RNAcentral holds the sequence, with entries from ENA. The RNA shown here (transfer RNA) has 72 nucleotides and comes from Megaleporinus piavussu.
[in-house]
RNA sequence: GCAUUAAUAGCUUAACAGCAAAGCAUCGGUUUUGUAAUCCGAAGAUUGGGGGUUAAAACCCCCCUUAAUGCC
Numbered sequence: 001g002c003a004u005u006a007a008u009a010g011c012u013u014a015a016c017a018g019c020a021a022a023g024c025a026u027c028g029g030u031u032u033u034g035u036a037a038u039c040c041g042a043a044g045a046u047u048g049g050g051g052g053u054u055a056a057a058a059c060c061c062c063c064c065u066u067a068a069u070g071c072c
Stems, first nucleotide, its partner, number of pairs: 001071007010024004026042004048064005
């Protein structure tokens, strides 16, 4: 330099173009003499950034950034 893959909550991952979901973590409650665990609940996301297509985009198209891999 070229190609491919990936980027979603603090972390790890889901999500036929049609309400962004779960586990752990955090917070509150429950329980205990107390802590952990259990159980119940809550909060937490400009879906890496910008633009486009569409009635509707995390998903499709283009550019950029970052990371990994391959080729030379």
The organism belongs to Megaleporinus, within Eukaryota.